[in-house]
Molecule: transfer RNA
Organism: bacterium
């Protein structure tokens, strides 16, 4: 320098072909207990890496950039 893959909640990861983004763990409150743990219920937490483009509509399609991984030189 070139090819390919990845980037979504605090962490690990989903999201069938474009139509208002979810799970587990963690966290907060309540219930349960003498207390803790466990368990149950409820809640908070996301500009979907960034900037543009296409579209009535983009996490999803296209381009560029940034960061990470891998292969070739």
């Nucleotide at each position: 320098g070139g090819g390919c893959c990845c980037a979504u909640a605090g962490c690990u990861c989903a999201a069938u072909u474009g139509g208002u983004a979810g799970a587990g763990c963690g966290u907060u409150g309540c219930a349960u207990u003498c207390g803790c743990a466990u368990u149950g219920c409820a809640g908070a937490g996301g500009u979907c890496g960034g900037c543009g483009g296409u579209u009535c509509g983009a996490c999803u399609c296209c381009g560029c950039c940034u960061g990470g991984g891998u292969c070739c030189a």